[in-house]
RNA sequence: GUUCUCUUGGUGUAGCGGCUAUCACGUCUGCCUAACACGCAGAAGGUCGCCAGUUCGAUCCUGGCAGAGAACA
Numbered sequence: 001g002u003u004c005u006c007u008u009g010g011u012g013u014a015g016c017g018g019c020u021a022u023c024a025c026g027u028c029u030g031c032c033u034a035a036c037a038c039g040c041a042g043a044a045g046g047u048c049g050c051c052a053g054u055u056c057g058a059u060c061c062u063g064g065c066a067g068a069g070a071a072c073a
Stems, first nucleotide, its partner, number of pairs: 001072007010025003018056001027043005049065005
């Protein structure tokens, strides 16, 4: 330099063009315990990397940018 893949709560992940974005771990609160851990119940936490476009409607499709990775030269 060329081609391709990925970017979603603190971490790792699922996700169909359709109304309240999934799950696990973690965090917090309550219960339990003499206490801690385990367990049970509940809660908070996401401008879906950024900017535009298409569409009645975009996490999803298109273009550009940024970052990470792989192959080739």
This is a predicted structure of a 73-nucleotide RNA (transfer RNA) from Ramazzottius varieornatus. Rfam family: tRNA. It is annotated as a transfer RNA. Its mean pLDDT, the model's own confidence on a scale to 100, is 82. Taxonomically the source falls in Ramazzottius (Eukaryota, Eumetazoa, Eutardigrada, Hypsibioidea).